């Protein structure tokens, strides 16, 4: 240099055009002598720009991170 693939909460992931979700972690409260368990809430997050489209994490282009193959 080519070429394919990836980026979604704090981490691991789902989600193939119509109100973003789960496990795990954290934080607040209830329980509780106190801890853990448990219950309830909460963490207000779609790489970055355009485009198509009534409507875009979705589908198209460029840019980027990262992985893998090529040379």
């Nucleotide at each position: 240099g080519c070429g394919g693939g990836u980026g979604u909460a704090g981490c691991u992931c789902a989600g193939u055009g119509g109100u973003a979700g789960a496990g795990c972690g954290c934080c607040u409260g209830a329980c509780u002598u106190c801890c853990a368990a448990u219950c309830a809430g909460g963490u207000c997050g779609c790489c970055g720009g355009g485009g198509u489209u009534c409507g875009a994490u979705u589908c198209c282009c460029c840019g980027u991170u990262c992985c893998c193959g090529c040379u």
This is a predicted structure of a 71-nucleotide RNA (transfer RNA) from Micromonospora tulbaghiae. Model confidence (mean pLDDT): 81 of 100. It matches the Rfam family "tRNA". Rfam classes the family as a transfer RNA. From the family's description: Transfer RNA (tRNA) molecules are approximately 80 nucleotides in length.